A computed fold for a 72-nucleotide RNA from Botryobasidium botryosum FD-172 SS1, annotated as transfer RNA.
The sequence is in RNAcentral, with records from ENA, GtRNAdb and Rfam.
Its Rfam family is "tRNA". By type it is a transfer RNA.
The source organism's lineage runs through Eukaryota, Agaricomycotina, Cantharellales, Botryobasidiaceae and Botryobasidium botryosum.

RNA sequence: GCCGCCUUAGAUCAGUGGUAGAUCGUUUGUCUUGUAAACAAAAGGUCGCUAGUUCGAGUCUGGCAGGUGGCA
Numbered sequence: 001g002c003c004g005c006c007u008u009a010g011a012u013c014a015g016u017g018g019u020a021g022a023u024c025g026u027u028u029g030u031c032u033u034g035u036a037a038a039c040a041a042a043a044g045g046u047c048g049c050u051a052g053u054u055c056g057a058g059u060c061u062g063g064c065a066g067g068u069g070g071c072a
Base pairs, nucleotide, nucleotide: 001071002070003069004068005067006066007065010024011023012022013021018055026042027041028040029039030038048064049063050062051061052060
């Protein structure tokens, strides 16, 4: 330099163009003499940034940024 892939909650990751989710973690409660475990609940998200298409974009398209891999 060229060609791919990835970017979504604190972490790891799902997500058919139509209300953003799971597990773990965190917090609170129940239970216990107490802790852990178990059970219940809650909080936590500009879906990397910016434009475009669309009635409607996490999802489709362009550009940019970061990460990662391949080729030279």
The gene name in the source record is tRNA-Thr-TGT-2-1.